A computed fold for a 72-nucleotide RNA from a Candidatus Giovannonibacteria bacterium, annotated as transfer RNA.
The prediction has a mean pLDDT of 83.
NCBI's taxonomy places the organism under Bacteria, Bacteria candidate phyla, Candidatus Giovannoniibacteriota.
Rfam family: tRNA. By type it is a transfer RNA. Gene Ontology term of the family: triplet codon-amino acid adaptor activity.
RNA sequence: GCGCCCUUAGCUCAAUGGUAGAGCGUCGCUUUGACGUAGCGAAGGCUGUAGGUUCGAUCCCUACAGGGCGCA
Repeated sequence: GCGCCCUUAGCUCAAUGGUAGAGCGUCGCUUUGACGUAGCGAAGGCUGUAGGUUCGAUCCCUACAGGGCGCA
């Protein structure tokens, strides 16, 4: 330099055009003598950035940024 893949909650990952979810973690309540376990509930995302297509974009297209793999 070229090609391919990835970027979504604090972490690991879903969701493939129609108002974004789960597990773990965090906080509160119940339970316990206390901690833990268990149960219930809550907070936490303008989906890497900027454009485009569309009535509507996490999803399709383009550029850029970051990370990974391969080739030279």